[in-house]
Context: one part of a larger RNA
RNA sequence: UGACGGGGGCUCACACAAGCGGUGGAGGAUGUUGUUCAAUUCGAAGCAACGCGAAGAACCUUACCCAGAUUUGACAUGCUAGUGGUACAAACCCGAAAAGGGGCGGACCCUGUUAACCCAGGGAGCUAGCACAGGUGCUGCAUGGCUGUCGUCAGCUCGUGUCGUGAGAUGUCGGGUUAAGUCCCUUAACGAGCGAAACCCUUGUCGUCUGUUGCUACCAGGUAAUGCUGGGCACUCUGACGAGACUGCCGGUGUCAAACUGGAGGAAGGUGGGGACGACGUCAAGUCAUCAUGGUCCUUACGUCUGGGGCGACAAACGUCCUACAAUGGUCGGUACAAAGAGACGCAAUACCGCGAGGUGGAGCAAAUCUCUAAAGCCGGCCCUAGUACGGAUUGUAGGCUGAAAUUCGCCUCCAUGAAGCCGGAAUCGUUAGUAACCGGAGAUCAGCCAUGCUCCGGUGAAUAUGUUCCUGAGCCUUGUACA
Numbered sequence: 001u002g003a004c005g006g007g008g009g010c011u012c013a014c015a016c017a018a019g020c021g022g023u024g025g026a027g028g029a030u031g032u033u034g035u036u037c038a039a040u041u042c043g044a045a046g047c048a049a050c051g052c053g054a055a056g057a058a059c060c061u062u063a064c065c066c067a068g069a070u071u072u073g074a075c076a077u078g079c080u081a082g083u084g085g086u087a088c089a090a091a092c093c094c095g096a097a098a099a100g101g102g103g104c105g106g107a108c109c110c111u112g113u114u115a116a117c118c119c120a121g122g123g124a125g126c127u128a129g130c131a132c133a134g135g136u137g138c139u140g141c142a143u144g145g146c147u148g149u150c151g152u153c154a155g156c157u158c159g160u161g162u163c164g165u166g167a168g169a170u171g172u173c174g175g176g177u178u179a180a181g182u183c184c185c186u187u188a189a190c191g192a193g194c195g196a197a198a199c200c201c202u203u204g205u206c207g208u209c210u211g212u213u214g215c216u217a218c219c220a221g222g223u224a225a226u227g228c229u230g231g232g233c234a235c236u237c238u239g240a241c242g243a244g245a246c247u248g249c250c251g252g253u254g255u256c257a258a259a260c261u262g263g264a265g266g267a268a269g270g271u272g273g274g275g276a277c278g279a280c281g282u283c284a285a286g287u288c289a290u291c292a293u294g295g296u297c298c299u300u301a302c303g304u305c306u307g308g309g310g311c312g313a314c315a316a317a318c319g320u321c322c323u324a325c326a327a328u329g330g331u332c333g334g335u336a337c338a339a340a341g342a343g344a345c346g347c348a349a350u351a352c353c354g355c356g357a358g359g360u361g362g363a364g365c366a367a368a369u370c371u372c373u374a375a376a377g378c379c380g381g382c383c384c385u386a387g388u389a390c391g392g393a394u395u396g397u398a399g400g401c402u403g404a405a406a407u408u409c410g411c412c413u414c415c416a417u418g419a420a421g422c423c424g425g426a427a428u429c430g431u432u433a434g435u436a437a438c439c440g441g442a443g444a445u446c447a448g449c450c451a452u453g454c455u456c457c458g459g460u461g462a463a464u465a466u467g468u469u470c471c472u473g474a475g476c477c478u479u480g481u482a483c484a
Base pairs, nucleotide, nucleotide: 001484002483003481004480005479007478008477009476010475011474012473013472015468016467019431020430021429022428023427026323027322028321029320030319031318032317033316034314035313042053043052064309065308066307067306068305069304070303073132077131078130079129080128081127082126083125088105092101093100108123109122110121111120112119134298135297137296138295139294143292144291145287146286147285148283150281155194156193157192158191159190160189161170162169163168174185175184176183200275201274202273203272205243206242207241208240209239211237214233215232218231219230220229221228246269249263250262251261252260253259312450325424329383330382331381332380333379334378335377341372342371343370346365347364351360352359353358390421395416396415398413399412400411401410437460438459439458440457441456442455443454
């Protein structure tokens, strides 16, 4: 100087407390361990691995296994030699395919030349060979890059000066204050940098401009009805530029301070809400399988191609979720209201067929124009506390869709079947407001989909906390130490 303490003081955080909803029990989905297997490819491991890499494992992917092939190679560059019946290549043979044979036919480009693709040379291609290619083989404890974490915590440092023999100290401490090393005061310190804040995006209010594909107050036309049509751009909205919030104003408290507290005005008030943004460093944290790369290893194989299988196994254990156990519910009929996205190998309306998944068909739309589009809700009927008209696992038929191909191993529909489950032990998680909880919608990946995942979007919309004794973690000061 640090680190540590079941030392002390001050302070903070959904850390506890106060509430709300869960997990732990059930069934299923998914990841992991373990076991099994020819293989069940590899990585991730307390928090910070376990719906993680994977924003799509039937083939492909694919790295694993079995089998069949191949060896200058699936891919790149260079050199040497050869090669016009050359490159390419139809039948045909063999084969699961790849590969191997076979060979009807049969080219291209440039230069010179010629009546004429007639000839010569070169290139491309091919063959043989040599350098080499190739490796998702190993080492993340050789590395770059990227990332997680402490932590959006308030810290981490430097120059000059001063003090100390020196390590170092001071500044950065103290008194207030703040979300903040934020600011003020004091002060052997005076300044400065990286962080905090601000600048950026978004949302909340208003103004100006804009007026179609959006809107419709007013005028007019028209319809069974609808901004449907002509005017119109007020309003809503689109999206560009501005305004606005700064403790600016007032009272009180305070060291004539910083600031705190109450109030006015205001759409918004003291960082308005949300996001992006992550200091010096820590964990030899993670990644050699994104990529790059040192070293090392393989080179008729640890490279490459193909068919099939596996990554989907299943005594068991754990994590994360979904659906429930019902009446604030289930079911049937009627009826209302979004936002944000996506669309040409696409989204697909009206119509018709089918109980339905879906099919036929194709208007319109490269989209503020067309299409994909809500559910909870509301109004009625039934159910009457029952393992039920709750719950939907499982299983049996019958079908639909995608795709060469759904057996291993896809999704969806109808009918039948109708398991466990009556609110969950010890323990444990999330959450402070348009939040939790409940409800649906969209997108990426994608032929299809094992999505109940992930990332966004809106609809309905609470309760509690004015406390810091305790648990956990963190910051500052101080103290002890046989630790570094």
Small-subunit ribosomal RNA, 3' major domain from a metagenome, 484 nucleotides, folded computationally. The prediction has a mean pLDDT of 82. It matches the Rfam family "Bacterial small subunit ribosomal RNA". The RNAcentral record of the full RNA draws on SILVA.